[in-house]
Context: one part of a larger RNA
RNA sequence: CCUGGGGAGUUGUUUGUUGUGGCAAGACUAAGGAGUUAGAACUCCGGAGUCGUAGCGAAAGCGAAACCGCGCAUCUUGUAAGAGUGAGGCGGGAAGUCUGAAUAAGGCUUUAUAGUCACAGCAGGCAGACCUGAAACCCGUUGCGAACUUUUCCUGAACCAGGCGAAGCCUUCCUCCCGGAGGGCGGAGGCCUUAACCAGUUCUAGUCUAACUGUUUGGAUGAUUUGGGAAAAGAGGUAAUAGGCUAUUCGAGCCGGGUGAUAGCAGGUUCCUCCUGAACGGUCUCUAAGGACCGCUUCGAUGGAGCAUGUGCAUGGUGUAGAGAUACUGAUUAAAAAGUACGGGCCCGAAAGGGUUCGCUUUUUUGUCAAACUCCCAAGCUAUGCAUUGCGUUGAAGUCGAGAGUCGGGGCAGUCGGGUAAGCUGAUUGUCCGAGAGGGGAAAAACCCAGACAUGGGUUAAGGCCCAUAAAUGCUAGUUAAGUGUGAAUAACCAAAAAUGGUCGUCUUUCUAAAACAGUGGGGAGGUUGGCUUAGAAGCAGCCAUCCUUUAAAGAAUGCGUAACAGCUCACCCACCUAGAAAAACGGCGUUGAAAAUUAACUGGGCUAAAACUAGCUGCCGAAACCCAUGGCCACGCAGUUUUGCUGCGUGAUGCAGUAUGGAGGUGUUCGGAUGGCGUCAAAGCAAGGGCGAGAGUUCUUGUGAAGCCGUCUGAAAUAUGGAUCCCAGG
Numbered sequence: 001c002c003u004g005g006g007g008a009g010u011u012g013u014u015u016g017u018u019g020u021g022g023c024a025a026g027a028c029u030a031a032g033g034a035g036u037u038a039g040a041a042c043u044c045c046g047g048a049g050u051c052g053u054a055g056c057g058a059a060a061g062c063g064a065a066a067c068c069g070c071g072c073a074u075c076u077u078g079u080a081a082g083a084g085u086g087a088g089g090c091g092g093g094a095a096g097u098c099u100g101a102a103u104a105a106g107g108c109u110u111u112a113u114a115g116u117c118a119c120a121g122c123a124g125g126c127a128g129a130c131c132u133g134a135a136a137c138c139c140g141u142u143g144c145g146a147a148c149u150u151u152u153c154c155u156g157a158a159c160c161a162g163g164c165g166a167a168g169c170c171u172u173c174c175u176c177c178c179g180g181a182g183g184g185c186g187g188a189g190g191c192c193u194u195a196a197c198c199a200g201u202u203c204u205a206g207u208c209u210a211a212c213u214g215u216u217u218g219g220a221u222g223a224u225u226u227g228g229g230a231a232a233a234g235a236g237g238u239a240a241u242a243g244g245c246u247a248u249u250c251g252a253g254c255c256g257g258g259u260g261a262u263a264g265c266a267g268g269u270u271c272c273u274c275c276u277g278a279a280c281g282g283u284c285u286c287u288a289a290g291g292a293c294c295g296c297u298u299c300g301a302u303g304g305a306g307c308a309u310g311u312g313c314a315u316g317g318u319g320u321a322g323a324g325a326u327a328c329u330g331a332u333u334a335a336a337a338a339g340u341a342c343g344g345g346c347c348c349g350a351a352a353g354g355g356u357u358c359g360c361u362u363u364u365u366u367g368u369c370a371a372a373c374u375c376c377c378a379a380g381c382u383a384u385g386c387a388u389u390g391c392g393u394u395g396a397a398g399u400c401g402a403g404a405g406u407c408g409g410g411g412c413a414g415u416c417g418g419g420u421a422a423g424c425u426g427a428u429u430g431u432c433c434g435a436g437a438g439g440g441g442a443a444a445a446a447c448c449c450a451g452a453c454a455u456g457g458g459u460u461a462a463g464g465c466c467c468a469u470a471a472a473u474g475c476u477a478g479u480u481a482a483g484u485g486u487g488a489a490u491a492a493c494c495a496a497a498a499a500u501g502g503u504c505g506u507c508u509u510u511c512u513a514a515a516a517c518a519g520u521g522g523g524g525a526g527g528u529u530g531g532c533u534u535a536g537a538a539g540c541a542g543c544c545a546u547c548c549u550u551u552a553a554a555g556a557a558u559g560c561g562u563a564a565c566a567g568c569u570c571a572c573c574c575a576c577c578u579a580g581a582a583a584a585a586c587g588g589c590g591u592u593g594a595a596a597a598u599u600a601a602c603u604g605g606g607c608u609a610a611a612a613c614u615a616g617c618u619g620c621c622g623a624a625a626c627c628c629a630u631g632g633c634c635a636c637g638c639a640g641u642u643u644u645g646c647u648g649c650g651u652g653a654u655g656c657a658g659u660a661u662g663g664a665g666g667u668g669u670u671c672g673g674a675u676g677g678c679g680u681c682a683a684a685g686c687a688a689g690g691g692c693g694a695g696a697g698u699u700c701u702u703g704u705g706a707a708g709c710c711g712u713c714u715g716a717a718a719u720a721u722g723g724a725u726c727c728c729a730g731g
Stems, first nucleotide, its partner, number of pairs: 001731006011127013026051003032045004055062002067092004075084003093111007130268004137258004143254002150232009159222001161193003164189001168185007197219003203214001234250001236246003271666005281294005295406002297403006306391003310388009322376001323374002329370003334365007343358006409433010438449003453631007463621003466605003472618001474617006485607002498592003502589005508583004519576005525549003530544003555570001559568002632656002634652008667720001669717010685704008
């Protein structure tokens, strides 16, 4: 992991509430007993006791009174409007008691009654309390363990071979003595090399290992290795100490028990349909993964006429956005004038003192600011009144009772706080997702359209109409040449500053048939090489000046050039030619700016007078939206009836999306009681097929099978499985 089986809100008691039934100012018995019975059921006794019939008060204690008004439903009457009656209900008065000086005021209670017992539903408490799951804790008075392993003890066993060569001894020589040197014998050592053996440093084996193979490596006469026998036991042992080892278990063994430990945590929790339908907020919390109360939700009862706020108007409130600074607080630019007791520098002076400058103070002018500034002050919000609108006797508001779930939220739009910012964080208003399907956006929680009872038909929305792909290769007028683009959304699936004689448009000015602009031809001169400077400086290194003449026109020269000249050219003028030319500003589309790892952010193909962009027009496609038809369910009303219900008719434009959760009605399984049936002329079960039902399900036929089974009413449950690292068995 697969298959099969088992498998999760139960039982007792108690409290509250709801429903049904019995009896009722009373209700009920408990333990126990008697009878009966196959066994149960059942019948009778038993009044102890419990609840109720009176409350108030801590207690001592004291101790309820008739009444008046309004009025819903109902009933009566009425053609109707209405009137009468009026349980329950509401208001008033009165009463009991407590506090109190009180006859005040207030609390609880009464004003003429409803309880109690049983059964059932729901929920709370106590119990294992829906099921499964810890790590742990404690006990076992000698629980079981030292066959592994640690240490110790007793008794045995093992260590090839080789090397080095301590002490000591012998000998020779030296020596006055002490002693020394050489040679030999000797065989020490937690010595060396290396087997067995022990270990386990590295690498390694097509996988072998819950610690192994080979290689390499460490030890290998020692604090060595090892067989057998003994000892030490769980808060204990043993430990050359690693929290190591103590039977694959060790920061406290194993087994059994307490034990179904506890778990605010995690997983799981079994049939159907119908109605409703949330929350992720507030307060408190040794509280933040939980809970309690309130909020939001469901169901039931009560109640009996208003309720809601959208819009408009009127009258008030406010101090935000904005704005402001001779209206305050605080910040703040520049300047002027006056003063300067007290300040700093400099100057004059013997000093007193004076001058000047900076600073400071005041006033004036000027320029700029604030969430915790405001002389002002919107939009908006809000209160009251009126009008209007919507809902409501087919029952609103309010009230009471009984069940929940929720206490991790998130996206977008508007307005804000924090932050450089964030798919960031904290608020607030609305909306959506959550719990919402359908269409669009290529794909998609919350963006756009739109809220799905079923079936059929039609029309549209958003968005689209070349092909994939339903619908225009539609129409008119422009733009773009970059495949720009073909990318909805204030900036938004990104692109900026800047640049642009790419191209289109708008607008202004100037020149122009007395000829512009461009082009071509010609001229472009003289004083003069202006003066200065300089080696040189002649229009053209630099400085100064920039005149005059001849002219149609020609600068003491626009650029190139020379060492300096020369040379080329321009301004300017003439001629030819011919009709528009030049400049500035603004705008549209495009281009550059533009660098990332696959063609690689058009969905793809592909698209260029478009299938792109701009401005318009006409059609069409397109959803569960809207419309029409039929049917179902639900709610409500009316009528009838055999009245916990059923049938018929009507209304619902404004009922029928739905997670958690609440409510209602059903299906199936097993067993008991009652009753009615089926079956060897074939029960149950199984297989295949056909019907019915909204569904859980049910029914029929055939085959198989071979002996039991089913309907209705009623009661009781060990009552429904795909899930739980669930339990058992097999694979």